[in-house]
Molecule: transfer RNA
Organism: Candidatus Vogelbacteria bacterium RIFOXYD1_FULL_46_19
RNA sequence: GGGCCGUUAGUUCAGUUGGUAGAACACUCGAUUCGCAUUCGAGAGGUCACCGGUUCAACUCCGGUACGGUCCA
Numbered sequence: 001g002g003g004c005c006g007u008u009a010g011u012u013c014a015g016u017u018g019g020u021a022g023a024a025c026a027c028u029c030g031a032u033u034c035g036c037a038u039u040c041g042a043g044a045g046g047u048c049a050c051c052g053g054u055u056c057a058a059c060u061c062c063g064g065u066a067c068g069g070u071c072c073a
C1' cells in the first nucleotide's frame, strides 16, 4: 500500500429483502428475609464510530474518514 470482517446500553451481543432499537448480565427501586444471598416484579440507561449522499423515511443502501481484527505484498 491492497483485500475481507467488525464498530449498536456500563459489558457481551442480536436486529430476516429500509418503516420511530432489543436480549442477557450489571445498575436502581419494590416484594420476599431478623439481615444478606437467591427468587419475583418494576424502572433507568443508546446523538446505532464519524462526515456526506440517496429516500417521504436509513443501524440497514451508496461514497469517504477513523479505530480494531485478519490475510496478501
Base pairs, nucleotide, nucleotide: 001072002071003070004069005068006067007066010025011024012023013022019056027043028042029041030040031039049065050064051063052062053061